Predicted 3D model of a 350-nucleotide part of an RNA (small-subunit ribosomal RNA, central domain) from a metagenome.
Context: one part of a larger RNA
RNA sequence: CUGGGCGUAAAGGGAGCGUAGGCGGGAUCGUGGGUCGGCCGUGAAAUCCACCGGCUCAACCGGUGAACUGCGGUCGAAACUACGAUUCUUGAGUUCGGUAGAGGAAUGCGGAAUUCCUGGUGUAGCGGUGGAAUGCGUAGAUAUCAGGAAGAACACCGGUAGCGAAGGCGGCAUUCUGGGCCGUAUCUGACGCUGAGGCUCGAAAGCCGGGGGAGCGAACAGGAUUAGAUACCCUGGUAGUCCCGGCCGUGAACGAUGGGUACUAGGUGUAGGGGGUACUGACCCCCUCUGUGCCGCAGUUAACGCAUUAAGUACCCCGCCUGGGGAGUACGCGCGCAAGCGUGAAACUC
Numbered sequence: 001c002u003g004g005g006c007g008u009a010a011a012g013g014g015a016g017c018g019u020a021g022g023c024g025g026g027a028u029c030g031u032g033g034g035u036c037g038g039c040c041g042u043g044a045a046a047u048c049c050a051c052c053g054g055c056u057c058a059a060c061c062g063g064u065g066a067a068c069u070g071c072g073g074u075c076g077a078a079a080c081u082a083c084g085a086u087u088c089u090u091g092a093g094u095u096c097g098g099u100a101g102a103g104g105a106a107u108g109c110g111g112a113a114u115u116c117c118u119g120g121u122g123u124a125g126c127g128g129u130g131g132a133a134u135g136c137g138u139a140g141a142u143a144u145c146a147g148g149a150a151g152a153a154c155a156c157c158g159g160u161a162g163c164g165a166a167g168g169c170g171g172c173a174u175u176c177u178g179g180g181c182c183g184u185a186u187c188u189g190a191c192g193c194u195g196a197g198g199c200u201c202g203a204a205a206g207c208c209g210g211g212g213g214a215g216c217g218a219a220c221a222g223g224a225u226u227a228g229a230u231a232c233c234c235u236g237g238u239a240g241u242c243c244c245g246g247c248c249g250u251g252a253a254c255g256a257u258g259g260g261u262a263c264u265a266g267g268u269g270u271a272g273g274g275g276g277u278a279c280u281g282a283c284c285c286c287c288u289c290u291g292u293g294c295c296g297c298a299g300u301u302a303a304c305g306c307a308u309u310a311a312g313u314a315c316c317c318c319g320c321c322u323g324g325g326g327a328g329u330a331c332g333c334g335c336g337c338a339a340g341c342g343u344g345a346a347a348c349u350c
Stems, first nucleotide, its partner, number of pairs: 003322004007304002012318001014201004021194003025088007033081002035077008049065006091191001092188002096183004103177007110154001114150008125136002162169002206247006215241002220236004258317006266295011299306002323350003332343004
């Protein structure tokens, strides 16, 4: 470079916003860059190819032709593409009217539980395990009652449910705030899709400074178990887990499935909305849009399976793969306080 691929065999970037670029709806007119046709010039010779010929053949050599698929010029064509102009509304956005939601941020509040403290009752045990022991307790524990303090998490509702781009989000109230869906058609008039770089977000753990610390709990200590037991079990317990500010930038960041658009049997559940029939009204029933599940045809797949939420049929754009090990290592560079992260080989070997 080309081909074939990326759910599970190697391979979808953790996610979004967006720059360049690539790609891009209907109509009319124009231009003629791409595109197509005619002609002219050029495209050295040799080589290659066809035919004929010369060395006894061949290699080799000679001749003629073709070819040199290209480039330049010129005259045309106008479907497609491009560009310019005008225009359209179905793509996209916007207005208006509704609507569901653990979407985000901040502040305040609540109850249950746990631990601790104070006091009352009360006495010899409690706790823990497979069984024990360490541990706690006559300086009065455990249990129980009353009061107080603290921190963290929000039982039931809860769902095969909802929201969010992903990470993720769950007690209640208020304030601020993002997005979606449905209906309507008001306005704009292709304003679109994707997106190398870039920027932002990004669980947990970890790091820096300051606070907080109930429970849990790496490390650590002790008790057991065991041949040993640097474990599993038990008693304790520091960082941490929590809050504020600043870093880190990873993950089985998974649907192991990039985004967009269009098309291609259905059935059934569920969430949000709209409409219809009927009706006093609600329900039921029917249609429809959006989301989320299950089953299933065609098709597809190596199979498993997928199957209008495609892994089917196509197109556009990005990312990525190219035998196993060496290795996500070394080196260089960038980033980081560090931990490390990103980029990312080769020798050698099978």
The full RNA is in RNAcentral, with records from SILVA.
Rfam family: Bacterial small subunit ribosomal RNA. Its family is annotated with ribosome and structural constituent of ribosome in the Gene Ontology.